[in-house]
Molecule: transfer RNA
Organism: uncultured Psychroserpens sp.
């Protein structure tokens, strides 16, 4: 310098080739149970999807650019 891939709650992953209030597990918090803790069960909070545009009636998803991360190649030594 070029190419490819990835980015969604605190963490790990879903979301049917664009359409329901973005779902599940763990973690966190509260409750029940227990002498206490753990386990188990019940409930709650927590992301509008990396950023900015575009397409569209409608974008997490498609297009463009950028940012961050990873991989490969090339250049210099």
């Nucleotide at each position: 310098u070029g190419g490819c891939c990835c980015a969604u709650g605190g963490u790990g992953u879903a979301a049917c080739u664009g359409g329901c209030u973005a779902a599940c597990a763990c973690a966190u918090c509260g409750g029940u149970u227990u002498u206490u803790g753990g386990u188990a069960c019940c409930g709650a909070a927590g992301a509008g999807u990396c950023u900015a545009g575009g397409u569209u009636c409608g974008a997490a998803a498609c297009c463009u650019a950028g940012u961050g991360g990873g991989c490969c190649a090339a250049c210099c030594a």